[in-house]
């Protein structure tokens, strides 16, 4: 210095991720409507529906200076009997005649897809009154309202005589540049012609009026203005509207209009439009206006231009102008009046009414202004307009106060509640201020003409100066002044998005929602408080637009897998094209002129106290014409080129088509032969087939269909597709050559053509196979996988059909971009060989680069061009309709209503799997002893029951809480009581013992009621201790374990669960932790984008096994003494055992062997013990809303003469029955008898209790001794010897009966034990399950907690005696790693499929039914209009009328199709609905891999033939790449 003023996102799909993709928000806007509220003032704006039907009033008149003229009124003269009466005589003027208006203003948007409307042009194809201008002109007749005179009708109205004027209305005169016709010329365009001069003939005009200044007429030319007409270009949606069309297109001629024209007619020819979308059907203009960065998308109210309409149609008529909103005729509804004969009407003018509807005003004032009509003027009309009313319907402004005030008061509300916090400077209270409201006074602008008086400009005309007149709003705006905070908030939201949290109700109920989504008992999400946020005289919702949405993508999107490439070719139209060069200038670019009304938008000043609002003046208005110039692209002509295309010559090449002819093997049948009892076929059978001779085997013989090896990830085609050998015809590709054309290309909507499998059709033909059946079999069933037959068909010929996961899920074409390697088929080169170069193809890795990721990478999904398809949430649906095809079977095109807030894609991190792969566990396996049966004990369900108090329920509940239920415990039931309470603690006050009781009454007892006796200390205040009263904390084994702590159980003592920094990914997330070994182990080692840590594993700490030291009592006792009947009983000892402290030992340390290492292996050595020496204690993140609110505590609810306490009593021990768990047992490896030996760890003073005595026995007595290595309690099984002899026994002990012992107040319900008696079942245990790997298992007894006794066979301990077996890891079961798949994350006990059954919704289809518009054909036709007659009328005469008659015409009628729309008994599938029936079809290999296309079959999902595809797992084989 230019330019530019302009672009924000967020919620929801998942366990979590990133992408696709709907859906929903936030924001603006409205002619608006609803809810709640509401002081005030500007400016605006106010039937969007029924163009529905209208009662009353108004909106279009006006001129007496056009006219005859007098119906009201006034005046004025005349007459009067004062009651009038007479004159158009003046002012005026009702009705008529004329004039000029009425076609403007004002309304509506119904109809119109069309030159209507928008924009540019054009008329050489036109009018135009009234106004401007210039020229010229103005002489004789006639009829008719009205008035007069008579008639008809209710009316509306009309008929008939006589008679009259005009600026009515003819007729002659006159005629110039005017119009015809004829004709000279000159000139100019655009084709047709057009303009300017002449000449000749022929038509055609006229009106008056006045107060004399005007003001009117006729005539021509011209301007303005208005209109008319024609072109270009622009200007909705649907093809599930493909054909349309007869006055249609065009000629030629005639008629008509202001004017061209098939505008209308004769003839004539047969064209006209149409994929660039006719026709049909359904919606309707523009400037603007709302949004938006913009490009757009929506819209067309109020204001402005245009059209169009005027109750619905239809037609003229007058006129400059209309086919006429407040005008005529006719036809139709419809209303109204009516004397029934007939009349009358037209609010989409303002007002206003009914009615429709969520929804839209007052039957107001005024011509004061500004415009309009009439008039010469005054003026007169004006619902146009200017005002005012109503309504927050929108915009824009004001206000409802300011300042000060903390004991931060009260109240409300919340809290961890003595007390804090917020409401809140909010009030109060103190000063200030008055905008607005009120009342009072004053008070405009808007007016300035017209006109009237007067002055001037030489004046009559005209123009100016100056004073008068005029104001609906209006006593309005506006100014003062007084009063006195005085009058003057509300609606909405508070879970995200989205600013704003808290209690109290409610408890999937009531509700809420715009999307996710809340609500099931502690709701910031319902309801209300409190407080809070947001706008504010509004505020919210509903409704519609746009935005946002790059979500139709021109700006500015995409199609491998997410929605999307036609199944493949050829090829028309179109679109898109090579090099060089001349010319044009259509396209493009640049200047200039026209025009894009005005209003709006925008910019800059202005004007109303500001702002809306209004008024100037710029810009803009992105387009349209027009000219002028440029010529690099496109285009368009011509003229070359040759490298795209093609062609020719050569040479290669393959399962490329079509037809023909051959060929062997295998199978199947026949036909003989050989030979015997099965074959056959499965998981395993069975059905079949054979003694009538199969199967096997051998020879013949025959009949159809497919071609082993070769052979490949080979190779050929367009695609689908093609494989034995040959032959004939015939497509194509490549490579060499650079001979010929010279751009002839590229793609390619509509067309054609081909198009696996399955299927149809007509004849064949038929060996295997093998949908349908059929049978066996599996199974709950099995309409199925399996087997055994077996018909369609599968093979040919011709003829259909045209679909597939027709997929490389990837349209065709050209052209560029790093390498590497394998292979097929050519060609070239040389060092001639595992060589290199080059052309077409076929794979695989990969760089850049792209992609959400997977991945794709010269065969792109990479970077560009060209054309064509084809997407646009999901479902409903590739369904319906409609059309086309097709013999059908279907195939092509292909919606909507309604539903859903997701569907998907690709990855990622668990889980899971009747995937894989590695490894462990008494997981199987090998064994050993039990359970399941028996009684009986114990828990448990059920079941009883007043109560059988509660919890605990797969594995992880069930001899569990309970380590000890007869009262107590206890909680449960039934009765009786208590109520500040059964028990603790503080405070104040009052008494005093408080207690005891040998007390008394009632009572089951608790309790109640009564009585009697009485304290220590002291500083004399009182204190300790108590009683009561008050008051403050009550109590509750009542709920919620899904509100919790804590503490338990399971995976599981399984090896795993993480972190930090770093690196990879967009990211969830990965890596580390995987991979090669090894271990019991994420141990240890190696390797590596990882390096490093933590929590787990080991270890570290406790028993046990060995030895040493220390130390000996209560223990021991060899040696020594004593002593005993015997004894460690004694002196004594420390040697051994013990006892209890402290070392000490094991660490793969040593040796071979193997291995890089770690590490393993040895009947290794050594050792008391070898590889973790046994054993305990130690349980990672974490799972299972796992268990426990009944241990505790402890949020929340409840409950308080009870759900709380106390008390007897009862119950938890019930019993047809089901399971768990034990315990004796069915005996001889025993039983029973007798004798006898040996433990270790405990227990003990309210106690174990000795020894002695009694009892058969339980126990009784007794009482030494022990607070314990001292005293007590105390083995069995063994072992010897005896007996019993395989029985329900001398096994087993249930049960019962009797008598007793001990505990306790108390043994009935309901203890244990003892003696005697009784002596059940029960002979080793069905399916099926359980525990154990060594001092174990099994088997003996023993001690402890609980506890007054004990239901203990139960628990937790401890000794004693003491085995078997592990080939092995293929299965069950559980668990770790890694990896695959998935549609599953509530995680497979998961998802999810279809029929049936029920309710609700929209829809198809259907005998028909009933409507709408439109179109055909014919009948019929008013009012018109154009003709044809017109005898009848007209002073008018080449003439006009009435009459009569054709022809088209609105409208009515008949027919017969189509289109729509409603609606229909009865049907079809469709969505949608917590917990309904069948089955299990897909997701793991989903248990027969799925799936596509087709046939056939099946209650259903589905199943099964045939091709195809992988979008299929797991194997094993080739084969290729990558690395070494």
């Nucleotide at each position: 210095a230019c330019u530019a003023u302009g672009g924000a996102g967020a919620g929801u799909u998942u366990g979590a991720u990133c992408c696709u993709g709907g859906c929903u928000c936030a924001g603006g806007a409205u002619g608006a409507a609803c809810g709640c509220u509401a002081g005030c003032g500007g400016g605006a704006g106010g039937c969007u529906u029924a163009a529905u039907a209208c009662a009353u009033g108004c909106a279009a008149g006006u001129c007496g200076a056009g006219c005859g003229g007098u119906a009201a009124c006034a005046g004025u003269g005349g007459c009067u009997u004062c009651g009038g009466u007479c004159a158009g005589c003046u002012g005026a003027c009702g009705a008529g005649c004329g004039g000029c208006g009425c076609a403007c203003g004002g309304g509506u948007g119904a109809g119109u897809a069309a030159c209507g409307c928008g924009u540019a042009c054009g008329c050489a194809a036109u009018c135009u009154a009234c106004c401007u201008u210039a020229c010229a002109g103005a002489g004789g007749g006639g009829a008719u309202a009205g008035c007069c005179c008579u008639g008809g009708g209710a009316a509306a109205c009309u008929g008939g005589g006589a008679g009259u004027a005009a600026u009515c209305c003819g007729c002659c005169a006159u005629a110039g540049u005017u119009u015809c016709g004829u004709u000279u010329u000159a000139u100019c365009g655009c084709a047709u012609g057009g303009u300017g001069a002449g000449a000749c003939g022929a038509a055609u005009a006229a009106a008056g009026u006045g107060u004399u200044a005007g003001c009117g007429c006729u005539g021509u030319a011209a301007g303005a203005u208005g209109a008319g007409c024609g072109u270009g270009c622009g200007u909705a949606u649907g093809a599930u509207u493909a054909g349309u069309u007869a006055g249609u297109u065009g000629g030629u001629g005639a008629g008509g209009u202001a004017a061209c024209g098939g505008c209308u007619c004769a003839c004539c020819a047969a064209g006209a439009c149409g994929a660039u979308g006719a026709u049909c059907a359904u919606u309707a203009g523009g400037g603007g206006c709302g949004u938006g960065a913009g490009a757009g998308c929506g819209u067309g109210g109020a204001c402005c231009c245009c059209c169009a309409c005027a109750c619905g149609g239809g037609u003229a008529c007058u006129g400059a102008g209309a086919c006429a909103c407040g005008g005529a005729c006719c036809c139709g509804a419809c209303u109204c009046c009516u004397a029934c004969g007939g009349g009358a009407g037209g609010c989409a003018g303002c007002a206003g009414u009914a009615a429709g509807g969520a929804a839209u005003a007052u039957u107001g004032g005024a011509c004061a202004a500004u415009g309009g009509g009439c008039g010469a003027a005054a003026g007169c009309c004006u619902g146009a307009u200017c005002c005012a009313g109503c309504c927050a319907u929108c915009c824009c402004g004001c206000g409802u106060g300011c300042a000060g005030g903390a004991u931060g008061a009260c109240u409300g509300c919340c809290c961890u509640a003595u007390g804090g916090g917020u409401u809140g400077u909010a009030a109060a209270c103190u000063g200030c201020u008055u905008u607005u409201a009120u009342a009072u006074g004053g008070g405009a602008a808007g007016a300035a003409a017209c006109c009237c008086c007067u002055g001037g400009a030489u004046u009559u005309a005209u123009c100016u100066g100056g004073g008068g007149c005029u104001g609906a709003c209006g006593g309005u705006a506006c100014c003062a002044u007084a009063c006195g905070a005085a009058u003057a908030a509300g609606c909405a939201c508070c879970g995200g998005c989205u600013a704003a949290c808290u209690c109290c109700g409610u408890g999937c109920c009531a509700g809420c929602a715009g999307c996710c989504g809340c609500g099931g008992u502690a709701a910031u999400a319902c309801g209300g408080a409190g407080g809070g946020u947001g706008c504010a005289a509004g505020c919210g919702u509903u409704a519609u637009c746009c935005g946002g949405a790059a979500u139709c993508a021109c700006u500015g999107g995409g199609u491998u897998u997410a929605a999307a490439g036609g199944g493949u070719g050829c090829g028309u139209a179109g679109g898109c094209g090579g090099c060089u060069u001349a010319g044009u200038a259509a396209g493009u670019c640049a200047g200039a002129g026209g025009u894009g009304a005005a209003a709006g938008u925008u910019c800059u000043g202005g004007g109303c106290u500001c702002a809306a609002c209004c008024g100037a003046g710029g810009a803009a208005u992105u387009g349209c014409c027009u000219u002028u110039g440029a010529u690099a692209c496109u285009g368009c002509u011509g003229a070359g080129c040759u490298u795209g295309a093609a062609g020719g010559g050569a040479g290669a090449u393959a399962a490329g088509g079509u037809a023909g002819g051959c060929g062997g093997a295998a199978u199947g049948u026949g036909a003989c032969a050989u030979g015997u009892a099965g074959c056959g076929g499965u998981g395993a059978a069975a059905u079949g087939c054979a003694u009538a001779g199969a199967u096997a085997u051998g020879u013949c013989a025959u009949a159809g269909a497919a071609c082993a090896c070769c052979a490949a990830u080979u190779g050929c085609g367009a695609a689908g597709g093609c494989a034995g050998c040959u032959u004939a015809c015939u497509g194509g590709u490549c490579u060499c050559u650079a001979c010929u054309u010279g751009a002839c290309g590229c793609u390619g909507a509509g067309g054609c053509a081909c198009g696996a499998a399955a299927g149809c059709g007509u004849g064949g033909g038929g060996a295997g196979c093998g949908a349908a059946c059929a049978g066996g079999a599996u199974u709950a069933g099995a309409u199925a996988c399996c087997c055994u037959g077996g018909u369609a068909g599968u093979c040919c010929a011709c003829g259909c059909c045209c679909u597939a996961a027709a997929c490389g899920a990837u349209g065709c074409u050209u052209a560029c971009u790093c390498g590497a390697u394998a292979u097929u088929c050519g060609g070239g080169a040389c060092a001639u060989g595992u060589u290199c170069c080059u052309g077409a193809g076929u794979g695989u890795c990969c760089a850049a680069g792209c992609g959400a990721a997977a991945g794709c990478g010269a065969u792109a999904a990479g970077u560009a061009a060209g054309c064509c398809a084809c997407c646009u949430g999901g479902g409903a649906a590739g369904u319906a309709c409609g059309c086309c095809c097709g013999c059908a079977a279907g195939g092509g095109u292909g919606a909507a209503a309604c539903u859903c807030a997701a569907a998907g894609g690709a990855a990622u991190u668990g889980a899971c799997g009747g995937g894989g792969g590695u490894c462990c566990g008494c997981a199987c396996a090998a064994g050993c002893g039990g359970u399941g049966g028996a009684g009986c004990a114990u828990g448990u369900g059920g079941u009883u029951u007043a109560a059988u108090u509660c919890g605990a329920u797969g594995a992880u509940a069930c001899g569990c809480g309970a380590g000890g239920a007869a009262c107590c415990u206890u909680a449960c039931c039934u009765g009786g009581g208590c109520u500040c309470g059964a028990a603790u603690g503080g405070a104040u006050c009052c008494g005093g013992a408080c207690g005891a009781c040998g007390c008394u009454c009632c009572g089951a007892a608790a309790g109640g009621a009564g009585g009697u006796u009485u304290u220590c200390c002291u500083u004399c205040g009182g204190g300790a201790c108590u009683g009561g009263a008050u008051u403050c904390a009550a109590g509750g084994u009542g709920c919620u374990g899904c509100a919790u702590g804590g503490c338990u159980g399971u995976c599981g003592u399984c090896a795993g669960c993480u972190c930090g920094u770093g690196c990879c990914g967009u990211g969830a997330g990965g890596u580390g932790u995987u991979g090669g070994g090894u271990u019991a182990a994420g141990u240890c080692c190696c390797g590596c984008a990882a390096c490093g840590a933590g929590c787990g594993c080991a270890a570290c700490c406790c028993c046990u096994a060995u030895c040493c030291u220390u130390a000996g009592u209560u223990g021991c006792c060899a040696a020594c003494a004593c002593g005993u009947a015997a004894a460690g009983g004694u002196g004594g000892g420390g040697a051994c055992u013990c006892u209890a402290a402290g070392g000490a030992g094991a660490c793969u340390g040593c040796c071979g062997g193997c291995g890089c290492a770690a590490g393993c292996c040895g009947a290794g050595a050594g050792g008391a013990a070898g590889g973790u020496g046994g054993g305990g204690a130690u349980g990672a993140c974490g799972u299972c809303a796992a268990g426990u609110c009944a241990u505790c505590a402890u949020g929340g609810c409840c409950u308080u003469u009870a759900u709380g306490c106390c008390c007897a009593g009862g119950g938890c021990u019930a019993c047809a029955c089901a399971c768990g768990u034990g315990c004796u047992a069915c005996a001889a490896u025993g039983g029973c008898g007798u004798a006898u030996a040996c433990a270790g760890a405990g227990g003990g003073u309210a106690g174990c209790g000795a020894a002695g005595c009694c009892g058969c026995g339980a126990g009784g007595u007794g009482g030494a001794g022990c607070c314990a290595a001292u005293c007590u309690c105390g083995a069995a099984a063994g072992u010897a010897c005896g007996u019993c002899c395989c029985a329900g026994u001398u096994c087993g002990g249930a049960u019962u009966g009797a008598a007793g012992u001990c505990u306790g107040c108390a043994a009935c319900c309901c203890g244990a034990c003892u003696u005697c008696a009784u002596g059940a079942a029960g002979g080793u245990g069905g399916a099926a399950u359980c525990g154990c790997u060594a001092g174990u298992a099994a088997u003996c007894g023993c001690g402890c907690a609980u506890c007054a006794g004990c239901c203990a066979u139960g628990g937790c301990g401890c000794g004693g005696u003491g085995a078997a077996u592990a080939c092995g890891u293929u299965c069950c079961c559980g668990g770790a790693c890694c990896u695959u798949g998935u549609a599953c994350a509530c995680a497979c006990c998961g998802c999810c499929c279809g029929u049936c059954a029920a309710g609700c919704c929209a829809u198809g289809g259907g005998a028909g039914c009933u409507g709408g518009g439109g179109g055909u054909a014919c009948c019929u036709g008013a009012a018109g209009a154009c003709g044809g007659u017109g005898a009848c009328u007209u002073u008018a005469c080449g003439g006009g009328g009435a009459g009569c008659u054709g022809u088209c015409u609105a409208g009515g009628g008949u027919a017969a199709a189509a289109c729509u729309a409603g609606u229909g008994a009865c049907u079809g599938g469709g969505g949608c609905u917590a917990a309904g029936u069948c089955g299990u079809a897909a997701c793991a290999a989903g248990g027969u891999a799925g799936c596509c296309g087709u046939a056939c079959c099946g209650g259903a999902a589905g199943g099964u033939g045939c091709g195809g595809c992988u979008g299929g797992a797991a194997u094993a084989c080739c084969u290729c790449c990558u690395u070494u």
The RNA shown here (small-subunit ribosomal RNA) has 1524 nucleotides and comes from a Saprospiraceae bacterium. Model confidence (mean pLDDT): 82 of 100. RNAcentral holds the sequence, with entries from ENA and SILVA. NCBI's taxonomy places the organism under Bacteria, Pseudomonadati, Bacteroidota, Saprospiria, Saprospiraceae.